Record summary:
The RNA shown here (Guanidine-I riboswitch aptamer) has 94 nucleotides and comes from a marine eukaryotic metagenome. Rfam family: Guanidine-I riboswitch aptamer. From the family's description: This family represents a conserved RNA structure found upstream of the ykkC and yxkD genes in Bacillus subtilis and related genes in other bacteria. Its mean pLDDT, the model's own confidence on a scale to 100, is 83.

RNA sequence: AAUAGAUUACUAGGGUUCCGGCAAAUCUUUUGUGUCUGGUCCGAGAGUUGUCGACCUUUUUCAAGGUUACACGGAGGGAUAAAAGCCCGGGAGA
Numbered sequence: 001a002a003u004a005g006a007u008u009a010c011u012a013g014g015g016u017u018c019c020g021g022c023a024a025a026u027c028u029u030u031u032g033u034g035u036c037u038g039g040u041c042c043g044a045g046a047g048u049u050g051u052c053g054a055c056c057u058u059u060u061u062c063a064a065g066g067u068u069a070c071a072c073g074g075a076g077g078g079a080u081a082a083a084a085g086c087c088c089g090g091g092a093g094a
């Protein structure tokens, strides 16, 4: 800000800046490798969970309860180290 919103955490997923793994070398370090399980990292409009709001109802007040629906989707481009259900984007379309 808004009837159908904002956002934390997590996951599907993602690659390789860092750590680690593996290999090599001129070897207390350097180089390569993500067609290396992983940790750090990124991460969903159409995934999960919670919080805050919004709307409606009740209440003398304090507060309480309910709702927050539905949702198939290219290609192409962008960022970051790089990529992705990230962003363009409830886009073009259907």
Base pairs, nucleotide, nucleotide: 005052006051007050009048010047013042014041018039019038020036021033022032023031024030025029053068054067055066056065057064058063070090072093076088077087078086